[in-house]
RNA sequence: CGAGCCGGAUGGUCGCGCCUUAACAGGUGAGGAAAGUCCGAACUCCACAGGGCAAAAUGCUGGGUAACGCCCAGGCGGGGUAACCCGACGGAAAGUGCAACAGAGAAUAGACCGCCAACGGGUGUCUGAUAGACACUGCGGGCAAGGGUGAAACGGUGGGGUAAGAGCCUACCGCGUGUUUGGCGACAAACACGGCACGGUAAACCCCAUUUGGAGCAAGGCCAAAUAGGAGCGGAUGAGGUGGCCCGCCUCGCUAUCACGCUCGGGUUGGCUGCACGAGGCAUUGGGUAACCAAUGUCCCAGAUAGAUGGCCAUCCAUUCGGGCAACCGAAUGACAGAACUCGGCUUAUAGGCUCGCUUA
RNA sequence: GCGAGAUAGCUCAGGCGGUCAGAGCGUCGGAUUCAUAACCCGGAGGUCGAGAGUUCGAGUCUCUCUCUCGC
Numbered sequence: 001c002g003a004g005c006c007g008g009a010u011g012g013u014c015g016c017g018c019c020u021u022a023a024c025a026g027g028u029g030a031g032g033a034a035a036g037u038c039c040g041a042a043c044u045c046c047a048c049a050g051g052g053c054a055a056a057a058u059g060c061u062g063g064g065u066a067a068c069g070c071c072c073a074g075g076c077g078g079g080g081u082a083a084c085c086c087g088a089c090g091g092a093a094a095g096u097g098c099a100a101c102a103g104a105g106a107a108u109a110g111a112c113c114g115c116c117a118a119c120g121g122g123u124g125u126c127u128g129a130u131a132g133a134c135a136c137u138g139c140g141g142g143c144a145a146g147g148g149u150g151a152a153a154c155g156g157u158g159g160g161g162u163a164a165g166a167g168c169c170u171a172c173c174g175c176g177u178g179u180u181u182g183g184c185g186a187c188a189a190a191c192a193c194g195g196c197a198c199g200g201u202a203a204a205c206c207c208c209a210u211u212u213g214g215a216g217c218a219a220g221g222c223c224a225a226a227u228a229g230g231a232g233c234g235g236a237u238g239a240g241g242u243g244g245c246c247c248g249c250c251u252c253g254c255u256a257u258c259a260c261g262c263u264c265g266g267g268u269u270g271g272c273u274g275c276a277c278g279a280g281g282c283a284u285u286g287g288g289u290a291a292c293c294a295a296u297g298u299c300c301c302a303g304a305u306a307g308a309u310g311g312c313c314a315u316c317c318a319u320u321c322g323g324g325c326a327a328c329c330g331a332a333u334g335a336c337a338g339a340a341c342u343c344g345g346c347u348u349a350u351a352g353g354c355u356c357g358c359u360u361a
Numbered sequence: 362g363c364g365a366g367a368u369a370g371c372u373c374a375g376g377c378g379g380u381c382a383g384a385g386c387g388u389c390g391g392a393u394u395c396a397u398a399a400c401c402c403g404g405a406g407g408u409c410g411a412g413a414g415u416u417c418g419a420g421u422c423u424c425u426c427u428c429u430c431g432c
Stems, first nucleotide, its partner, number of pairs: 001357006008316007016029005031336001035347002038345004043216004050251004055212005060074005075089001076087004090207002095205002097201002112147002114143003119140002121137006155173006174196001175194008220273004230264005240258006280299008317334007362432006370386004379417001388404004410426005
C1' cells in the first nucleotide's frame, strides 16, 4: 500500500415475541451496515392505448448481471520513489454565450516599455555637384525576440537567417491529415505529408447516442363492522358535470360514477392475506485473467403491528486506570448501531483486533 | 414510502457564476423635543447549514452528509 475477516465468548437464572403441542414441554429470535432512501429490480394496481413537443438520466472500450448510475478486465489522462491510487473520461472545424480585475491586447487580438534604421521624409557632415556616401531621428514606418499583466497571450527548444525580427528556413518535440501494421474494441506503433491554419469553458445553453408510462405493501385481495343523506355556499337542466388513465402539455380517446358541484360536520378505522423457499446461504468440483457462470451435495435461517430480541450472576477475552520488584490483585468500560414487503448495489457511521500478499527505508 | 427548505438577532430577496452579499423590522450613535414615541441622518452586524468537487473564480453548478418542515 492492497485484499479478506471478526466485531465480545461460554454457562446458569428470571423475563419477552413467534412456531409446534390437548397439556407438560421443546425449538427459534437483528446487522455489516438492519441506517440514508441515492440508484436498479421483483411484486401489485391503474388500459404499461397512439402521435407530437417537452422533461429527466446516463456517457472511453469489451464483458458480467434479472436489471442498474453497480461490478470485473482493459485503454487513455493525472498523482506517487514504489507497491498502488484517482478520474461525471462523447462532441469546442453545427451554432449561441461567457471570461470580473489587471493588462497594449481576451478571440477574424494587440503595441505600454522595448528592438530596428532596410524603405519614405527631415536634419547635419563630406564632395565641384540637383547626384552620391556617412551619421542622427519625441516623424511616417518595420517587428513581436525580450520585459511587464493575467487563471489563460494565437505552438516550444536549439541552430540558421535578418536592418531588427518572425515557421521565414531547418532538426527534434507537440498538433493535424493520410496510409500500413497490431488489437473484437477503446487505442497504440511506424512511415509519409502539412509550416501551424484549429486556445479555454459543455458539473453554460446546446448537439449526438442510449434509456425512461405513473404510483407504490398505507400497493393490492378477502372478511367483518359502521352510517343521518346533517349544515353552509355556488350553479340553473347541459349529447352535461366530476374523478381516473395523465405528480408536464396537446390530440384522439377509453373507463368509473352521478343527473349537480364545492366546503364543513358525523360514523367506521378491527381481523386475515400479501409475508418469510428466495435472481437464497454454505461446501466441493469444473469453466473464465476476473466480475461471474454451471453441476453436485447439504441447510432452512426473525416475522412484531406501537412494535419481542432484555436484566442479573459466574468464568474467560480485549482495553484503560490504580497497587505491586514480579507472578499477580482490584475497579471500570465493550465501537457504530438496531429488522417492519423482499432482493441486487452504492453511500455514510464504526472502539478494538486477526490473517495474507506486496512496496520502500 | 414520498416532497420541500436552510442567506444578518427575526422575516425574506438575490438562483442568468465576477463591482452581488442586499431589503424591511430590530439594535447602536446623532439630530429633533421640556421629555418620550414617531419622522429624519449615519453606522455596526453574515464561515450564505457542513464537507468535497467542477471552474481562473461558487451564495449560485454537481455530489455526499446534517438539521428542520410538510404529505